[in-house]
Context: one part of a larger RNA
């Protein structure tokens, strides 16, 4: 010095473990914000360095519920010192207080800091303190106001909203490259990544100028099929419908005009026109066109409305239309009748039921053994609408918590049904007939150029844009995939509309052939912390004593050390805090062969 065996250090693999992850799923919620968020900076405890809570009233103040003996939050024990059956702590709910910075808004300005003006109040006081306002734009109103006479522009000043901030879904305007075609240019990736704008709990689209196709449906949107079909397509890679079927879920309204009336404004006007007819009296800037605004009127495609005539139908009363009768026509009021806050108008208040946000009731076992502990083992007994789970000194239906079932709200939200309240009809419809008012305009359509449609210019229709020309109103217009005819269908150039349909920051419960500490979130632990970068940014490592701290009093070595030996404690200390188990590599002690 090999090699073995045996005991050990070192080290932290396994293997148990779960306060942590993941990932579905239902169900709520789907915003917060100038009444200052969201995120912070600084403070705040008797002592007080992290966390959390809070805000100069600072681990908290009041009220009002629930609970019913202990508490003064963790990490954290101990001390000081206190509360509390007069109801402390604790939980749920309204309230109050909430410094600074932060859209941050009174100005500035290297966020958490300087500084200013006004007004009020303290003070003997200008100083000083304390309190309150004082940023930009929008909307509406007053007021005051230039070039300029009226008025515009500006100015002052009051009111109303915005402003920031969130995970994804949404819709709109931009809008790519890698790649793919085995190269590449058209294509393709993709209208997908990215960028801005807007919005809602959803969003977007919606009540046919739609399909179809001679036969019919009958708004939207979302699934499944049609179908990888028909097409497109350097007809290459690829790109892909539609009609129709079956299904979720349903819901349809309102303006423009035309005519009629009212105010206002412009013009014009004395013989007059007008003043609701008809007969008398009157009145005459009443009138007429044009414009603006508001009220009834209308709202369709077997074409609709309007206007005028004619017939029909039809609750009461009242007043207005120059005065009087009659007749008509408008309004109002009352009776009937419907609706309605989720479109079609729009707020609110009261109540009822149910849900949330605390909670509360909830069945049944006892001996013996074994052990360190019984929940094990044996006996023997009982619940069960409850033998889901966690928990207890080992494996508990009856020990603890809960579970099945059954209850509960002063406050506050939510939903639902009533009724108050509001709104519509009745005040208008129907039918026939005349006349040809009305029926969304720089719009339809078109050239050129260009997008979007599965569709790449193509035979290229549809739909939208830019620049150019540029209609018609029902005997009229647009579609049917070039174009014409026939036919057939619809009615563009205003709007709005619940549900099906997307999502998951956030809150509650459920499950799981997910994960178990180099795994699962970057993060079980002081985590977006240390750290590391001038910054954008990057990022860790790091979990287990015990059932119970009974955390090792006392002795001894020793540096008043570290360690380590005894005593103790414990079932176990080779469970001793560098603490479950404790592999391997590595280092030792000791022993047996061999050398």
């Nucleotide at each position: 010095g090999g090699c073995g065996c045996a005991c050990g250090g070192u080290g932290g693999a396994u293997g148990c473990c779960c306060u942590g992850g993941c990932g579905u799923c239902a169900g709520g919620a789907g915003g917060c914000g100038a009444u200052g968020a969201a995120g912070g900076a600084c403070g705040u405890g008797g002592a007080a360095g992290g966390c959390u809570g809070c805000g100069a009233u600072a681990a908290g103040c009041u009220c009002c519920g629930g609970u019913g003996a202990g508490c003064c939050g963790c990490c954290u024990a101990a001390c000081a010192g206190g509360c509390u059956u007069u109801g402390a702590c604790c939980c749920g709910g309204a309230g109050a207080u909430u410094u600074c910075c932060g859209a941050a808004u009174g100005a500035g300005g290297a966020a958490a800091c300087u500084c200013c003006c006004u007004g009020c109040g303290g003070c003997a006081a200008a100083c000083c303190c304390g309190c309150a306002g004082g940023a930009u734009c929008c909307u509406g109103c007053a007021c005051u106001g230039a070039a300029u006479a009226c008025a515009u522009a500006g100015g002052u000043g009051c009111u109303u909203g915005a402003g920031g901030c969130c995970a994804a879904c949404g819709a709109g305007g931009g809008g790519a490259a890698c790649u793919g075609a085995a190269a590449c240019a058209u294509c393709u990736a993709a209208g997908u990544a990215c960028c801005c704008u807007c919005a809602g709990g959803a969003a977007u689209a919606u009540a046919a100028a739609g399909c179809a196709a001679c036969c019919g449906c009958g708004a939207u949107u979302c699934c499944c099929c049609u179908a990888g079909u028909a097409g497109u397509g350097g007809c290459g890679a690829g790109c892909g419908a539609a009609c129709g079927g079956g299904g979720a879920a349903c819901a349809g309204c309102c303006u423009a005009a035309a005519c009629c009336c009212g105010a206002c404004u412009u013009a014009u006007g004395u013989c007059a026109a007008g003043c609701c007819c008809g007969c008398a009296a009157g009145c005459g800037u009443u009138g007429u066109a044009g414009g603006u605004c508001g009220g009834g009127g209308g709202u369709u495609g077997u074409g609709g409305g309007g206007u005028c005539u004619a017939u029909u139908u039809g609750g009461g009363c009242g007043a207005a239309u120059u005065u009087g009768c009659g007749g008509a026509u408008u309004c109002g009021c009352c009776g009937g009748g419907g609706a309605g806050u989720c479109a079609a108008a729009a707020a609110c208040c009261g109540g009822u039921u149910u849900c949330g946000u605390a909670g509360u009731c909830g069945a049944a076992g006892c001996g013996a053994c074994u052990g360190g502990a019984a929940a094990g083992u044996c006996g023997u007994u009982c619940c069960a609408u409850a033998g889901a789970g966690g928990g207890u000194g080992a494996u508990a239906g009856g020990c603890c918590u809960g579970u099945a079932g059954a209850c509960g709200a002063a406050a506050c939200g939510a939903a639902u049904c009533c009724g108050g309240c509001u709104c519509c009809c009745u005040g208008g419809g129907a039918u026939a007939g005349a006349a040809a008012c009305c029926c969304a305009a720089g719009u339809a359509c078109u050239g050129c150029g260009g997008g979007g449609c599965a569709c790449g210019a193509g035979a290229a229709a549809c739909c939208c844009c830019g620049c150019g020309g540029g209609a018609a109103u029902c005997c009229g217009g647009g579609a049917g995939g070039a174009c014409c005819a026939u036919c057939u269908u619809c009615c563009a150039a205003g709007g709005c509309u619940a549900a099906a349909u997307a999502c998951u920051a956030c809150c509650u419960g459920a499950c799981g052939a997910c994960c178990g500490a180099u795994a699962g979130u970057g993060c079980a632990c002081u985590a977006g912390u240390a750290c590391c970068g001038u910054g954008a940014g990057g990022g860790a490592a790091a979990g287990g004593u015990g059932a119970a701290a009974a955390g090792a009093a006392c002795c001894c070595c020793a540096g008043c050390g570290a360690g380590g030996g005894g005593a103790g404690u414990g079932a176990a200390a080779u469970a001793g805090a560098a603490c479950c188990u404790g592999a391997a590599a590595c280092c030792g002690u000791g022993u047996g062969c061999c050398u």

Predicted 3D model of a 595-nucleotide part of an RNA (large-subunit ribosomal RNA, domain I) from a Syntrophorhabdaceae bacterium. It was read from a public genome assembly.